[in-house]
Parts: sequence; C1' cells; structure tokens
RNA sequence: GUGUAUCUUCAGGGCAGGGCGAGAUUCCCUACCGGCGGUAAUGUGCAAAUACUGCAUUAGCCCGCGAGCGAAAGCCGACACGGUGAGAUUCCGUGGCCGACAGUACAGUCUGGAUGGAAGAAGAAUUAC
Repeated sequence: GUGUAUCUUCAGGGCAGGGCGAGAUUCCCUACCGGCGGUAAUGUGCAAAUACUGCAUUAGCCCGCGAGCGAAAGCCGACACGGUGAGAUUCCGUGGCCGACAGUACAGUCUGGAUGGAAGAAGAAUUAC
C1' cells in the first nucleotide's frame, strides 16, 4: 500500500409575501429546497500570484444506488435550446420540468411512522500478501 473478520461515529434541505375562503404553509399568484456513488478536476473559488504550484469545490431531471410501494416476482419522478471546446445532457447563458406513504381544504416544503431505516463517508482494529 492492497484485500479482509469485527467495531465506532456520522449520514436531507425547503412556503417569506399576497389572494379567495368558515377553514388551506395543501387551492391560486409569487417564494424556497435538492441524499449517496460514478462521469470533462481542462471549469470555479481561495492562498501565492505572470505562470507554475497547493488546497477546496462542481449533475434534482446522464448512468447507477438509497429512500418509497408490493406477500413475492417486481414497480418506482423530471430537459430542452444556444455558446465554448478535440471532447460537455456535468461548464456558461436562456427557458422549462420533477419530487413516496398516512393525516388534514387537494402538501416536494406542515404533522406522523422516524430517538426508525439507509445508499454511503470517516475512523479504529484483526489477519494475509
């Protein structure tokens, strides 16, 4: 350093303002949010600063996973156009779209199952090479 028994810790954000109404954070206008791994680390930020370099960071809608539903098999959301470039559905610009179940005036955002579970991340440690 790599593989491996075992253990520990961590592991999801968001309705401000307004309208109708007896009643809505559920409808309507507007607002806000984005789990984990992979993939353009050439993009961006910071330090230094001409550069080199170092550190950090980069996809909700591309692929896969978790979550959710189901007795099981299994099922399970959403993107286009333009730009740069050798290469981008990840960068830049513009305009869109999506979001379990139960409760309740119809919920991605409230309450609940959940002091739960979990993709996975970090660490300790055993053993082999």
Source information
The RNA shown here (FMN riboswitch aptamer (RFN element)) has 129 nucleotides and comes from Ruminiclostridium herbifermentans. The RNAcentral record of the sequence draws on Rfam. The model forms 100% of the base pairs in the Rfam consensus. Lineage of the source: Bacteria > Bacillati > Clostridia > Oscillospiraceae > Ruminiclostridium.